A computed fold for a 74-nucleotide RNA from a Candidatus Dojkabacteria bacterium, annotated as transfer RNA. It matches the Rfam family "tRNA". By type it is a transfer RNA. The RNAcentral record of the sequence draws on ENA and MGnify. Model confidence (mean pLDDT): 81 of 100.
[in-house]
RNA sequence: GGGCCUGUAGCUCAUUUGGCUAGAGCACUUCGCUGGCAGCGAAGGGGUGAGGGGUUCGAAUCCCCUCAGGUCCA
Numbered sequence: 001g002g003g004c005c006u007g008u009a010g011c012u013c014a015u016u017u018g019g020c021u022a023g024a025g026c027a028c029u030u031c032g033c034u035g036g037c038a039g040c041g042a043a044g045g046g047g048u049g050a051g052g053g054g055u056u057c058g059a060a061u062c063c064c065c066u067c068a069g070g071u072c073c074a
Base pairs, nucleotide, nucleotide: 001073002072003071004070005069006068007067010026011025012024013023019057028044029043030042031041032040033039050066051065052064053063054062
């Protein structure tokens, strides 16, 4: 330098060919059970989807550029 893959909540991931003002588990906060811890149950907060642009009525999803990581080739 070139090819391919990946980037979504604090962490690990789902979202399968556009209808999502995006979910799960763990974690976090509050409450209850318990003398307390742990544990269990209930409720809740937290992401605009790596960044930018485009297509579209509508984009996490399609297209382009950039960035970061991984991998292969040179």